The RNA shown here (SAM riboswitch aptamer (S box leader)) has 102 nucleotides and comes from Myceligenerans indicum. The model forms 97% of the base pairs in the Rfam consensus. The source organism's lineage runs through Bacteria, Bacillati, Micrococcales, Promicromonosporaceae and Myceligenerans. Its mean pLDDT, the model's own confidence on a scale to 100, is 80. It was read from a public genome assembly, where an Rfam model found it.

[in-house]
RNA sequence: CUCACCAUCCAGAGCGGUCGAGAGUCCUGGCUCGUCGACACCGCAGCAACCUGCCGCUUCGUGCCGAAGUGGACAAGGUGCUAACGCCAGGCGCGAUGGGAG
Numbered sequence: 001c002u003c004a005c006c007a008u009c010c011a012g013a014g015c016g017g018u019c020g021a022g023a024g025u026c027c028u029g030g031c032u033c034g035u036c037g038a039c040a041c042c043g044c045a046g047c048a049a050c051c052u053g054c055c056g057c058u059u060c061g062u063g064c065c066g067a068a069g070u071g072g073a074c075a076a077g078g079u080g081c082u083a084a085c086g087c088c089a090g091g092c093g094c095g096a097u098g099g100g101a102g
């Protein structure tokens, strides 16, 4: 980077700095956030528990180890996330995040 693969997208979690006008998903219609500085970026903090790691159980191979499945806690590692349900409705929508495959 790609994918007619899998799962999730109504829970949860903000301060500081830089910047300076738009932003929240593409379109339409609403609604909201924003010069009392939004969005974005950076730092720190936090949330969550997808993957790794940790503990237990089951099965298998069997021998103190490995594989598969499953439950749990922690939050160490890899990500992610921290206005409003992905803001809402419509669309043979589109997308985001994690895992997997190539």
Stems, first nucleotide, its partner, number of pairs: 001102003005099005014044005022033003025093001026091005045082003050078003053074001054072008086094001